[in-house]
RNA sequence: CGCUGGAGAGAGGGUGGUCACCACCCCGCCGAUGGGGAAAGCCCACAGCAGCAUGUGGGUGCAUCUCUCAGGCACACGGACAGCG
Numbered sequence: 001c002g003c004u005g006g007a008g009a010g011a012g013g014g015u016g017g018u019c020a021c022c023a024c025c026c027c028g029c030c031g032a033u034g035g036g037g038a039a040a041g042c043c044c045a046c047a048g049c050a051g052c053a054u055g056u057g058g059g060u061g062c063a064u065c066u067c068u069c070a071g072g073c074a075c076a077c078g079g080a081c082a083g084c085g
C1' cells in the first nucleotide's frame, strides 16, 4: 500500500433552502480518526546521611486510561485495532 472484518452516541427541536444534507440558534450524547493530559518507572538537582532510606523541585514518560478542543451521533463516508498478501 491492497483486500476483509470493524463499535459508540438524537433520522433531536426551531427558522430558511429541496428530505438526507447545508446555514444559524437551542438542548442532549459518543470516543476507535486528529490533538491534549498524566500514573508507575527512570534520570537530574537540592536538603539530609559515613552510607542507605526519606523529602522537595525539575525532566522523560506507551496507552484501548483520561479530556471532549477539533471530530462524530439513520444509511453512506470515515474509523483505532485485527487477519491475510
Base pairs, nucleotide, nucleotide: 001085002084003083004082005081010027012026013025014024015023016022017021028073029072030071033070034069035067036066037065041060042059043058044057045056046055047054
Notes: This is a predicted structure of an 85-nucleotide RNA (Glycine riboswitch aptamer) from Bifidobacterium breve. It was read from a public genome assembly, where an Rfam model found it. Model confidence (mean pLDDT): 77 of 100.